[in-house]
This is a predicted structure of a 70-nucleotide RNA (c-di-GMP-I-GGC riboswitch aptamer) from a soil metagenome. The RNAcentral record of the sequence draws on MGnify.
RNA sequence: UGAGAAAGCCAAACCAAUCGUAAGAUUGGGACGGAAAGUCACGGGUCUUAUAGAGAUAGCCGGGCUGCCA
Numbered sequence: 001u002g003a004g005a006a007a008g009c010c011a012a013a014c015c016a017a018u019c020g021u022a023a024g025a026u027u028g029g030g031a032c033g034g035a036a037a038g039u040c041a042c043g044g045g046u047c048u049u050a051u052a053g054a055g056a057u058a059g060c061c062g063g064g065c066u067g068c069c070a
Base pairs, nucleotide, nucleotide: 001070002069009034010033014029015028016027017026018025019024032059038065039064040063042062043061044060045057046056047055048054049053
C1' cells in the first nucleotide's frame, strides 16, 4: 500500500429458540457483504425507554489499541 486476489477468518437480510418493556443480544441454520465486519461507547450520528436516569448500535462515521495475508 490493498489486487474484481484469498489459505485461513468474520457473517447482513431471513428463519427458529432463549433473554430484554424496547432498541437489541446470544445460540443454531443461512450468506448480503467485509482487509480489521477484531476490540474500546472517547467525539459525532442514529435508535429505545417508564422521558428520568439509563440503555442499544463498533456491519453509521471519526478516533484509540491490537492482529492476519499479499
It matches the Rfam family "c-di-GMP-I-GGC riboswitch aptamer". A reference for the family is Weinberg et al. (2017), "Bioinformatic analysis of riboswitch structures uncovers variant classes with altered ligand specificity", Proc Natl Acad Sci U S A.